[in-house]
Context: one part of a larger RNA
RNA sequence: CUAUGGUUAAGGAACUCGGCAAAAUGCCCCCGUAACUUCGGGAGAAGGGGGGCCGUGUCUGGUGAUCAGGUUUUUGCCCUGUGAGCUGGGUGUGGCCGCAGAGACCAGCGAGAAGCGACUGUUUACUAAAAACACAGGUCCGUGCGAAGCUGUAAGGCGAUGUAUACGGACUGACGCCUGCCCGGUGCUGGAACGUUAAGGGGACCGGUUAGCCCUUUUUUGGGUGAGGCUGAGAACUUAAGCGCCAGUAAACGGCGGUGGUAACUAUAACCAUCCUAAGGUAGCGAAAUUCCUUGUCGGGUAAGUUCCGACCUGCACGAAUGGCGUAACGACUUCUCGGCUGUCUCAACCAUAGGCCCG
Numbered sequence: 001c002u003a004u005g006g007u008u009a010a011g012g013a014a015c016u017c018g019g020c021a022a023a024a025u026g027c028c029c030c031c032g033u034a035a036c037u038u039c040g041g042g043a044g045a046a047g048g049g050g051g052g053c054c055g056u057g058u059c060u061g062g063u064g065a066u067c068a069g070g071u072u073u074u075u076g077c078c079c080u081g082u083g084a085g086c087u088g089g090g091u092g093u094g095g096c097c098g099c100a101g102a103g104a105c106c107a108g109c110g111a112g113a114a115g116c117g118a119c120u121g122u123u124u125a126c127u128a129a130a131a132a133c134a135c136a137g138g139u140c141c142g143u144g145c146g147a148a149g150c151u152g153u154a155a156g157g158c159g160a161u162g163u164a165u166a167c168g169g170a171c172u173g174a175c176g177c178c179u180g181c182c183c184g185g186u187g188c189u190g191g192a193a194c195g196u197u198a199a200g201g202g203g204a205c206c207g208g209u210u211a212g213c214c215c216u217u218u219u220u221u222g223g224g225u226g227a228g229g230c231u232g233a234g235a236a237c238u239u240a241a242g243c244g245c246c247a248g249u250a251a252a253c254g255g256c257g258g259u260g261g262u263a264a265c266u267a268u269a270a271c272c273a274u275c276c277u278a279a280g281g282u283a284g285c286g287a288a289a290u291u292c293c294u295u296g297u298c299g300g301g302u303a304a305g306u307u308c309c310g311a312c313c314u315g316c317a318c319g320a321a322u323g324g325c326g327u328a329a330c331g332a333c334u335u336c337u338c339g340g341c342u343g344u345c346u347c348a349a350c351c352a353u354a355g356g357c358c359c360g
Base pairs, nucleotide, nucleotide: 001355002354003353004352005351006350007349008348010346011345014344019341027051028050029049030048031047036041038174052096053095054094055093056092057091058090059089060088061087062086063085067081068080069079070078097101109339110338111337112336113335114334115333116331117330121133122132137172138171139170140169141168142167143166149158150157151156175326176325177324178323180256181255182254185253186252187249188248189247190246191245194244195243196242200238201237206232207231208230209229210228212225213224214223215222257275258274259273260272261271284318285315296312297311298310299309300308
């Protein structure tokens, strides 16, 4: 010096991002126990008192010697009473010892306020245990059974030896009070009149080829016409879903305005005007796990508070199952405060053990 333990005057969080670490609390019995509450809880709330050993009195259990009585024709057995001794517990009283009597080990710190998540659970095996996931409950959508869905090329299998109080999918997440407006866009569902639309059907019309025929050429050849067959291209017309179109649907994806003016102090604007939109944010909450400006302003707590709590509302950029606002209980969650407690600190010291280092 490092590590692990131990003790410490006075102070007692002044340490520090933060009481991290340590200290403290701790068992049993008795008394006593608040707000709040879903009446179950909260609660071991909090806060107090007692606790060892030796006599002795008393109460109460267990066991039950002895003795007496009864029953039995008699011993025995059995029944009733008595209650010694031993033993367990409660309570009173007198005393004894120590610094200390739950004497060691073992063995809750407590209280107040706020956020988040209802809760018990689950999770990043090896840096995250949480406010994340799950959850009971809620809603929507699909599915009538050879179900939907999933799986497999298929047969088949799961679903389910179930049957809509069932099963699958999506979102939300106990409970309480609630869940506003918008269907223009994107989805989804329904509709089938019209428009558009594929292959296919259809085959008008126009070709190609050529037997034959006609004209021409000195024979070669050239030109015209052209039935039938084969063949090329192909209009009208016909024709599905889809799309267009028309509706519905937001606990589907999502969205939920601006400007100017106005009241007899000022300020503000219940009010008016105007533009735009599918509709312009309702209730509730709000500098918030959301507030940039910002340490907003006011109040509380402190001698002093960028955090905290209560308000205000100017919401850069809350808001209603991407749920809103509350909420008892719960939490190795996050934040703030208080009591107790302490070497965390003022400010360090000493001791023990192990290691390092220096000298020998």
Molecule: large-subunit ribosomal RNA, domain IV
Organism: Streptomyces xiaopingdaonensis